[in-house]
Context: one part of a larger RNA
RNA sequence: UGACGGGGGUCCGCACAAGCGGUGGAGCAUGUGGUUUAAUUCGAUGAUACGCGAGGAACCUUACCUGGGCUAGAAUGUGAGCGCAAUCCCCAGAGAUGGGGAGUUCUUCGGACGUGAAACAAGGUGCUGCAUGGCUGUCGUCAGCUCGUGCCGUGAGGUGUUGGGUUAAGUCCCGCAACGAGCGCAACCCCUAUGUUUAGUUGCCAGCAUGUAAUGAUGGGGACUCUAAACAGACUGCCUACGCAAGUAGAGAGGAAGGUGGGGACGACGUCAAGUCAGCAUGGCCCUUAUGUCCUGGGCUACGCACAUGCUACAAUGGCUAGUACAAUGGGUUGCCAAGUCGCAAGACGGAGCUAAUCCCAUCAAAGCUAGUCUCAGUUCGGAUUGCAGGCUGCAACCCGCCUGCAUGAAGCUGGAAUCGCUAGUAAUCGUGGAUCAGCACUGCCACGGUGAAUACGUUCCCGGGCCUUGCACA
Repeated sequence: UGACGGGGGUCCGCACAAGCGGUGGAGCAUGUGGUUUAAUUCGAUGAUACGCGAGGAACCUUACCUGGGCUAGAAUGUGAGCGCAAUCCCCAGAGAUGGGGAGUUCUUCGGACGUGAAACAAGGUGCUGCAUGGCUGUCGUCAGCUCGUGCCGUGAGGUGUUGGGUUAAGUCCCGCAACGAGCGCAACCCCUAUGUUUAGUUGCCAGCAUGUAAUGAUGGGGACUCUAAACAGACUGCCUACGCAAGUAGAGAGGAAGGUGGGGACGACGUCAAGUCAGCAUGGCCCUUAUGUCCUGGGCUACGCACAUGCUACAAUGGCUAGUACAAUGGGUUGCCAAGUCGCAAGACGGAGCUAAUCCCAUCAAAGCUAGUCUCAGUUCGGAUUGCAGGCUGCAACCCGCCUGCAUGAAGCUGGAAUCGCUAGUAAUCGUGGAUCAGCACUGCCACGGUGAAUACGUUCCCGGGCCUUGCACA
C1' cells in the first nucleotide's frame, strides 16, 4: 500500500422486511449428470454451466460408429496433351463408383466445360483458450480508476481523491499544500408521452352528393384519425419554506409531461491464467494410401436413476355448448394464398389478388360479455398412455416428424426441508406475430398488444457492494 475480520461508523441495492405469484410433490417437454452402447460426436460445470453454443439432429446437417471405396485427393490456382461438355438411357452395386450406349460441337476465337501426366501446392471440427488475436460473461451501470507539476517522506509511498454538507453519481458546493487534467458519471443518439407546420396515397370520412340488403363502395374533401419529416416543449425555469452555498421539501402554480418523465443503446482502470483453437484468424506440436476425403446404414432421440429450466393440471373466480365485442407488432413471389366447392376434421380441389398503408396470412385474437348446462365427484376436472382409421411435408417418416377423427382415459385433490421472481402499465393472466425452417419435435427464444393488482412501517438481521476508520501472526 492492499486484502481480510462472527472490528467500528456511514450509505445503497427486490438484500431483508411488507405483499403477490411460483419452483421443490404429479404427468409431460427440453437440457445436463450418470449408466448403457459399435457410436451414444464435441464444448459449457458455484454465483458467471445445465430450453447454454443449437435462431430448428429423419437423409443432409455431422464433427461419432459399422461397413464399402479414393490417394496430388471432396474444394481453389498454374498446367503439356486429349476431348466438347451438358443431358438422357442400359447393366452391376446398398450407394460411392465401375462398364457400355445415345448425343455431338458453344464461341464475341479471348475462352467456357470435361478428362488429365509431372509438379508446386493441399487437407485436418486433430492437441494446446496455460502460447495468442478478436469477441464474450462476471463483479457492475457499481462510482470508481488514474496522470502532470508542486509539496511531504531516507524510502516503499502519501497528498490531490481526505474533511463538513449534498447527490442516482469522485454530482455539485464550502474548506484544505495543493493546482489542474484524463478515462468513467451525466449530456449529446434512438423509441415513447403533448402540440404546431408541411404533405394527403394504397391510409382517413366531418360536412355535401350518388348508390346498396349492407360496407369509404363511388364522386369528392384535408377537417379528424393516421402516416413521416422538420420544429416547439422540461430547465428546480417560477412561487413558498429551510439553507452561507450546493441543494432539499411542497396534495404550490402553470403544463400533455416535474424534478434523471418512462424505456433502450451505451459497461472506466481492472478481476476471475473465467469462456471460446468447434464461428473466424493464428504460433507451436501432431496425421499425410490417413487423425484427409466420398458413400450406405446406424447414432447424436438409448434409460433402473439424479438434478436444472419450463409447459399442463389438480377445478365452480371453473369445465362444456351457443351467441356476441375490442388489438398491436410482424411476414409474404422457390412465397402469402381470397371467393367458391368437397370433407366431422387435419386437409383437398380451385384459382382471384398481391413485389404489398392497396391483396393475403387474418371472420385477424383470446381472456371478456350474454344465455344455458354441470353441482363438488378422481367428476362433463385432468389429459398422460395406448389401439384403430386418416391427412401433410419430403427420394424416404421403421429406428426418429407434425397434425386430425374415433376409442382409451394414468398420475394428480395445491405440494416437506428449502428456494426463486417482481415496486406499475410492473407482477399475474390472455392471446398474436417473427427468426431458423421442405416438414417439425417451438411448451424454447425474440418481439407485440389485451385485462390489470397488492405492498414497502422501516434498515435490527441475511446476501452483495461503495466510502472513512481500526486491528492484523496474510501478500
Description:
A computed fold for a 475-nucleotide part of an RNA from an uncultured Bacteroidota bacterium, annotated as small-subunit ribosomal RNA, 3' major domain.